[in-house]
RNA sequence: UGAGGCAUGGCGCAGUUGGAAGCGCAGCAGACUUUGAAUCUGACGGACGGGGGUUCGAAUCCCCCUGCCUCGA
Numbered sequence: 001u002g003a004g005g006c007a008u009g010g011c012g013c014a015g016u017u018g019g020a021a022g023c024g025c026a027g028c029a030g031a032c033u034u035u036g037a038a039u040c041u042g043a044c045g046g047a048c049g050g051g052g053g054u055u056c057g058a059a060u061c062c063c064c065c066u067g068c069c070u071c072g073a
Stems, first nucleotide, its partner, number of pairs: 001072007010025004019056001028042004049065005
């Protein structure tokens, strides 16, 4: 310097024929237990890296920027 990929709750991921987001783990509460662990149940938690655009409507399409990874020079 060029090309490609990735960025979604605390962590790991899913969701790309556009219709406003889900799973697992962790954490919290309860049940069970002498206590704890394990197990079961429940609730909570993110507006999708940042900005702009298209659209009635954007995590999803377009542009720019930032960070990380890979390849080439």
A computed fold for a 73-nucleotide RNA from a Deltaproteobacteria bacterium, annotated as transfer RNA. Its Rfam family is "tRNA". Rfam's curators write: Transfer RNA (tRNA) molecules are approximately 80 nucleotides in length. The prediction has a mean pLDDT of 81. Lineage of the source: Bacteria > Pseudomonadati > Myxococcota > Myxococcia.